Notes: SAM riboswitch aptamer (S box leader) from a Cyclobacteriaceae bacterium, 102 nucleotides, folded computationally. Its mean pLDDT, the model's own confidence on a scale to 100, is 85.
RNA sequence: GAUUUAUACAGAAGAGGUGAGAGAACAGGCUCAAAGACCCUCUGGCAACCACCAACGCAUGUAGGAAGGUGCCAAUUCCUGCCCUCAGGGGAACUAUAAGUU
Numbered sequence: 001g002a003u004u005u006a007u008a009c010a011g012a013a014g015a016g017g018u019g020a021g022a023g024a025a026c027a028g029g030c031u032c033a034a035a036g037a038c039c040c041u042c043u044g045g046c047a048a049c050c051a052c053c054a055a056c057g058c059a060u061g062u063a064g065g066a067a068g069g070u071g072c073c074a075a076u077u078c079c080u081g082c083c084c085u086c087a088g089g090g091g092a093a094c095u096a097u098a099a100g101u102u
Stems, first nucleotide, its partner, number of pairs: 001102008013043005021032003026081004044073003048070003052065002055062002082091003
């Protein structure tokens, strides 16, 4: 890099640095942003998956605990685009994260 599965309407801050755009791709919106966004570092936090503890139980599932490995800490993956629809909404696709395989 590719691929499979699962999940994605919840949750989570401050300081220092930098200095112009940023919010995955493309497009249309809409937000954030020199009262400093985005990004980097430190500290702090959250708790999706793996690992750990433990209960029910044997469908390997449900609801917990803690925080080791990743991850995450504006707005639903910010909204929409494609398909279906009883036009309320649903599904797909894309993306992200984790674990496995290659």
Annotation:
It was read from a public genome assembly, where an Rfam model found it.